[in-house]
RNA sequence: AUUGAACGCUGGCGGCAUGCUUAACACAUGCAAGUCGAACGGCAGCAAGUUUCGUAGUGAUACGGGAUGUUGGCGAGUGGCGGACGGGUGAGUAACGCGUGGGGACUUGCCUUGAAGAGGGGGACAACCCGAGGAAACUCGGGCUAAUACCGCAUAUACCCGAGAGGGGAAAGCUGGGCAGUAAUGCCUGGCGCUUUGAGAGAGCCUUGCGUCCGAUUAGCUAGUUGGUAGGGUAAUGGCUUACCAAGGCGACGAUCGGUAGCUGGUCUGAGAGGACGACCAGCCACACUGGGACUGAGACACGGCCCAGACUCCUACGGGAGGCAGCAGUGGGGAAUAUUGGACAAUGGGGGGAACCCUGAUCCAGCAAUGCCGCGUGUGUGAAGACGGCCUUCGGGUUGUAAAGCACUUUGGCCCAGGAAGAAGUGUUAUUGUUUAAGAGAUGAUGACAUUGACGGUACUGGGAGAACAAGCACCGGCUAACUCUGUGCCAGCAGCCGCGGUAAUACAGAGGGUGCGAGCGUUAAUCGGAAUUACUGGGCGUAAAGGGCGCGUAGGCGGUAAUGCAAGCCGUUUGUGAAAUUCCUGGGCUCAACCUAGGGACUGCGGACGGGACUGUGUUGCUAGAGUACUGUAGAGGGCGGUGGAAUUUCCGGUGUAGCGGUGAAAUGCGUAGAGAUCGGAAGGAACACCAGUGGCGAAGGCGGCCGCCUGGACAGUGGCUGACGCUGAGGCGCGAGAGCGUGGGGAGCAAACAGGAUUAGAUACCCUGGUAGUCCACGCUGUAAACGAUGAGGACUAGAUGUUGUACGGCGAGACCGUGCAGUAUCGUAGCUAACGCGAUAAGUCCUCCGCCUGGGGAGUACGGUCGCAAGAUUAAAACUCAAAGGAAUUGACGGGGGCCCGCACAAGCGGUGGAGCAUGUGGUUUAAUUCGAUGCAACGCGAAGAACCUUACCUGCCCUUGACAUCCUGCGAAUCUGGUGGAGACACUGGAGUGCCGAAAGGAGCGCAGAGACAGGUGCUGCAUGGCUGUCGUCAGCUCGUGUUGUGAGAUGUUGGGUUAAGUCCCGUAACGAGCGCAACCCUUGUCCUUAGUUGCCAACAUGUAAUGGUGGGGACUCUAAGGAGACUGCUGGUGAAGAACCGGAGGAAGGCGGGGACGACGUCAAGUCAUCAUGGCCUUUAUGGGCAGGGCCACACACGUGCUACAAUGGGGCGUACAGAGGGAAGCUAACCUGCGAAGGGGUGCGGAACCCUUAAAGCGUCUCGUAGUCCGGAUUGGGGUCUGCAACUCGACCCCAUGAAGUUGGAAUCGCUAGUAAUCGCGAAUCAGAACGUCGCGGUGAAUACGUUCCCGGGCCUUGCACACACCGCC
Repeated sequence: AUUGAACGCUGGCGGCAUGCUUAACACAUGCAAGUCGAACGGCAGCAAGUUUCGUAGUGAUACGGGAUGUUGGCGAGUGGCGGACGGGUGAGUAACGCGUGGGGACUUGCCUUGAAGAGGGGGACAACCCGAGGAAACUCGGGCUAAUACCGCAUAUACCCGAGAGGGGAAAGCUGGGCAGUAAUGCCUGGCGCUUUGAGAGAGCCUUGCGUCCGAUUAGCUAGUUGGUAGGGUAAUGGCUUACCAAGGCGACGAUCGGUAGCUGGUCUGAGAGGACGACCAGCCACACUGGGACUGAGACACGGCCCAGACUCCUACGGGAGGCAGCAGUGGGGAAUAUUGGACAAUGGGGGGAACCCUGAUCCAGCAAUGCCGCGUGUGUGAAGACGGCCUUCGGGUUGUAAAGCACUUUGGCCCAGGAAGAAGUGUUAUUGUUUAAGAGAUGAUGACAUUGACGGUACUGGGAGAACAAGCACCGGCUAACUCUGUGCCAGCAGCCGCGGUAAUACAGAGGGUGCGAGCGUUAAUCGGAAUUACUGGGCGUAAAGGGCGCGUAGGCGGUAAUGCAAGCCGUUUGUGAAAUUCCUGGGCUCAACCUAGGGACUGCGGACGGGACUGUGUUGCUAGAGUACUGUAGAGGGCGGUGGAAUUUCCGGUGUAGCGGUGAAAUGCGUAGAGAUCGGAAGGAACACCAGUGGCGAAGGCGGCCGCCUGGACAGUGGCUGACGCUGAGGCGCGAGAGCGUGGGGAGCAAACAGGAUUAGAUACCCUGGUAGUCCACGCUGUAAACGAUGAGGACUAGAUGUUGUACGGCGAGACCGUGCAGUAUCGUAGCUAACGCGAUAAGUCCUCCGCCUGGGGAGUACGGUCGCAAGAUUAAAACUCAAAGGAAUUGACGGGGGCCCGCACAAGCGGUGGAGCAUGUGGUUUAAUUCGAUGCAACGCGAAGAACCUUACCUGCCCUUGACAUCCUGCGAAUCUGGUGGAGACACUGGAGUGCCGAAAGGAGCGCAGAGACAGGUGCUGCAUGGCUGUCGUCAGCUCGUGUUGUGAGAUGUUGGGUUAAGUCCCGUAACGAGCGCAACCCUUGUCCUUAGUUGCCAACAUGUAAUGGUGGGGACUCUAAGGAGACUGCUGGUGAAGAACCGGAGGAAGGCGGGGACGACGUCAAGUCAUCAUGGCCUUUAUGGGCAGGGCCACACACGUGCUACAAUGGGGCGUACAGAGGGAAGCUAACCUGCGAAGGGGUGCGGAACCCUUAAAGCGUCUCGUAGUCCGGAUUGGGGUCUGCAACUCGACCCCAUGAAGUUGGAAUCGCUAGUAAUCGCGAAUCAGAACGUCGCGGUGAAUACGUUCCCGGGCCUUGCACACACCGCC
C1' cells in the first nucleotide's frame, strides 16, 4: 500500500459496487422450459352461438336441463421446434486442459445468398372405446382413426460411388385472398413451410510449435508399447480398434512416479524487473448425488432426459415404487464469517408462434449488511469578566479556552406540505403511399392521426414551511512515531509490534485532566507485496563473517587465436496479420462533484508472414602461426616402482671382569638385582629408522618423498626454431590417486606404544608423572576414502611500479673471481597503485578483466533422523523436519583480568625487635534474654566506632500517671505590668490557695515587651526513605597519575601527544619524536624542629663586679650565656673528582649546625565503591496530629550459657619489695588550681596563702643511680574475686560511681593454627599532662625521659605504577561457562 474479510467500540444521509473463501455436506416448500390448433385426429373443462324441453313472467326475456365441435379457444394425445442455450459450481484435471501462433482429413438445425424440384400411391400407431392386472407408479390384451408421423414408385440440375462404362438416392403440406363449380374439387395469387444441392456467415471437431507449480530422499519408463501392412470404426486424420510383421519409442534440455492446482484476460504490490493471487466482470475447460453406459438429435454421452450399479432420503398393502437446489429464494449443518422462501417481464436478451401472444428466479428492480469506494452533514460569525466547573500549580498563576453562555445569522441532510420527469422503443386501430400481385385480399416497408404499454415508484428532481433545531466517535501520547502531567498501584495488578516498562516519586500498568492522529468511522487480528541488493536477470558473495570440491585424468556441455569468402540460424531494419471485449493510461463527454458510466486514442513490451542488411556470434570452404603439441641438444632433483647393500644406536642372548645397588621422580614407590643386576669388555641374533650433510633448499597434481648402489619409469626447465596447423581451456556425471587410524588373510616384531596391570598424585584421579605391557606401528595382497586433506585462497589466460634474498639454467662482460650484468623457470621477504569491514593482499593478488566448474543464504536442532548408494565391519556419502532462540558470527578499539612476559615501587616479603591468639580484668560487637535491653556503624575502609566520658539529667527505649493551639515560632481578641515569695494535696508533672508589687515610651488614642485565657490558621516528630538529595567524611592513595585545545591519523570506536632511550620519591627532568602547547595533580610557597645573627630583657637567665644567707639570682646590678618571641641568614647539586656520547642525573669529596626532599606536619588530581551519615545540620516525598507530639516518676541502655575485636595487668631476678637520691617537656587553673601548717595508716578532712599565672598552684616526674632483701617457689611473682570498714562527688551511689584501709589471694610458669606493628631519636620501655567532666579512663589526644636490632636482596605472599601479550570478560575473574 492492499483485502470477497472477521472481531471490538461507535454509528446521520445518499450514490456506485460487493456479499458461503468453510461441508462438490444433506435438503422441507414454491418457482427456474416451454410453445405451436396457421401440422393432425379430436374435444374433458370454460365461454359464445344454434336447437329442444322445463319453470317463471302478459311479454320482451331470464333461469335450469338435454342435443350439437358450429365458433372463441383448448386438458390429454399424435406431430414439429426448443429442452446441447441461458443460470450454477470449481470436485476432478500438470493435460493440446488453458494461453498464443499455425495447420486440415471433416460436420453444421435455425440464418443469408444461388441452382433445381415439390408428380403419384400405400399400410399403420396413439388419443378414443371395450376388457384385465396393481396399494401405487404404471402396465397388458382387443377394436376404430388423422397428419407436415411412417414406407415405397416416378423424376435427378446438382450430389454420392466408380479410372470409365455405369450404378445409387428426394420431397408435405398449412394458411389469407380471388375466380369457376350445386358440391366434390379445380385454377390464379400472397405468406409460412418441405426436398436435393452449391456458396457464405457463425459454430464445432481434430492436429501441431512455443509457454504453463513443487519434489531426484521419484532414475529409469513403455507390449497396443513405437512403426509398417491389411480389415474395421468415425463427420473426419490417427493403434482409435483388430490381425500379422518389425523392435522400436520416451528420458538428466528431467521420462516415470509422488504432492499441489481449474487456465486466461487480469487483480494487488513494486521505480522497474519481479513477487503473490485468479472473488466480482469477460473468454475457454470440467462437473451436475457417486461410478459406468449408450439412445435421440444438426449438436449431448445431456444440471431440472433415459438405462444399470452404489450410497442416502421418502412412500408402501412388503409384492414394489419415487428422488437428486454446484438454478432463484429458503432450511439444517459446518464455520471467525457472507443477505429476501420480495416485485416485474416495463426495459435488454432468449425459446416457440405467421402474428397477437405465452414462457423466461436469464434479466431489470426493490429488501438486508459501514463489507468496500466516493460524496455530504452534524452548523456559521461574533463573543474576555479570559465566567462556573474540571485538572495542574513554584499558590503568583497556568490550562481546558472563543471553547461555553450571550448576541447576530444560515438551513444541506432529516421532518411536514405540494408539484413532478427520463427510462417507451413499440403494439393495436385507421388514413395516405411504395413493393409483391390480376387485385383496393394478404404480406412487407414509409408517413400521419387516435388509442394504449412502467416492476422500480409518486422514485430522481423542484418549490414551500418550521427550526440550531434530530446527527461523533475510535485509537494513541517511553523510543521507533505526531502527542505530558497528576493520582492510584508497588516485579502486584497489568502492558508489550521490536527494544523493553512495573520491586514507593511509573510521561510505558489503571483512572483522570490535557494533547496528537484519523473521522462515520477508528482500532485489532489474519493475509499478500514492498522496504529485503535478505535468492542478487536488472542486482550479492566464498583467506578470517555461511561458502573452493582432498587431488588429478577426462565424457557430455559451456567457452574459444588469425585472414578471406559463401550462407543467413541468432542479430538489426521496414512492412503486414494477429494480440476478443472489459481493465490500466491519455484526451473528451454524462450523472450538481466524485466514485461510477461512456466515446475516441494509445497501449497490450507477445507470436506469425513478407522484403532487406551482413558488423558481430554461428555454420560451410580455403589459408596462417603468435595458442597447443612435436623433434633435437642439454640440465637439476628426498618424483615413483623393484632388487640389493652399509654403518651407528636400542634391545635380547652367550661369555669374561666385578659388587651392591640399579632405575625412576617435584619427592617417591611399583619394577630389576647376591640365583650376581647396573657398570665394563668381547661375541652373536634380530627388527626398525637413516645423525652430520640440511637450507623460508629440491621434487611431485595432491596425499607425500631423505643412508648407499643398480634396473625400470613419470614429469619439469633451459637452448635451437625444423615439423603439425587451433589439434585449445574448463569440466556436471564417470574413472583413478588419496596422510593417519581402522578392517581382512598371511608373515614379521628391536624400539615405541592405545587397551590393560601396578605405583604415585588427589577430596576423588577410570588423567597428567613413573614401572611394565598387548593390539598396532614394519612387509605382501585386498578393503576403507576420511583430516585444521590449510595458503582455511578452484583451474586456465591476459594486463598492471619497484627493492632484496635464494634454487636451476642460458647468454654477455672484464679486473678471470667465493665476480658483475641480462633473460627464462621456480621459491621467499618487503612494498607502489589498487582492493579490503578491518586484519591484511599486493606480478606466486585477496588488483583490473575474460572463460568454465564447485559451493553459500541467521544460530541451535544437525552434518543428525528416515530413505537410497557404497562398505566385512567401523562407518562414509547424499541429506531434512518438528521444535526453539534474538541472536550466532568476523575484524578491530578502550578498559578490566591472567596460577602471561618485561621494568619499577611500598615494613609487601625477607632480615630483625616487640606484640596479639592461651590467663584474669576493662571496653566494644555478635548472639541470646528482656516490658525495654533506643538507634546507627558490618571485609580491608564496623567492633576503646558516633560516645571529649548513660546513677537522675543526657535518653531517642520500656511501664505507669498526665496535657491537647500544645515545651518551641508567627498572627488575632480579651484581661493583667512583669516579677518575687509562702501554704496544702500528690511519686511528680500538676492542681488549689495566700502575700509583696507596679515599671518604660507616648501626640494621652494607644504602643513595645512579658504573663494568663480563648478561637483557628498552624506548631511538633531522634517516625520512613543515605537507593530521591545538599553538605561533610572514609577508601584506593600522598599512588603518579587524570585530561584538554589545535594539528595529524583511522570509514569508525579511537590513536597520537602521555609511547621510546635514560633519570627521579614523582607524567621529576633530559634526549629523541607528527606533534605543538596547556590544565588538574607532583614539587615549591605555609606551620614546626635542627645552626647562627639582629632586636628586646620580665615574672626568665647569672659570666664578670659588689653584697647577703645555714642555704637559694636572695639583693645591687648585668645582656655576655641559656631561654623567651619577633625579624633575618643558611642548602642551591652552588664548588669539586668520576660515570653518563652529550644532557638530565648519579656516585664520591670538600666546606658546613644541617647535603642531595635535612626530620615532622598541614595539604588528597580525574574518579571508584548507589561506601557512610535523613540520629550533628539542611532538605524533596511519604506517614502521624487527644499522638509516632509534649510533661513527669520509676526502670532500661550496665542483662549473660556463649563467640569475636581492641586494650590493661601479669606470668617474674634486665625482676619484686624497702630505704636513700638525680634530671623533663608540654599543658591546665576563678562556681577554678590550691600552698604552708595541723589531724588521719590512708582515701581525705581542717586550714585559707598565692595565682586569671615565664612569678602562685596542679607538681614529689618515673624508669635511672646507690644500697639492703628475696633465690626460681604458684613464690616477698601475680593481683582477680570476696568479706568487713571507710573517704569523696552529687537532691540521690540499691539496680549502677571512683578511691582508701584491713583481710581474702583465683587464673596465670611466655601461650596451637594463625596473625599485627615498626627502618631512628624509630621500635621497645618509663612516667607526665589535657579535653570531656559534679563525680566517674586500662580509652583518646598530647608531652618529654631512657633508647636498640636489622634490611643479603626482590624468587615468593599482598597492594600499586608503566609498557607489552592473550581473551569467548565489560555489573569487567567475586567474570564467563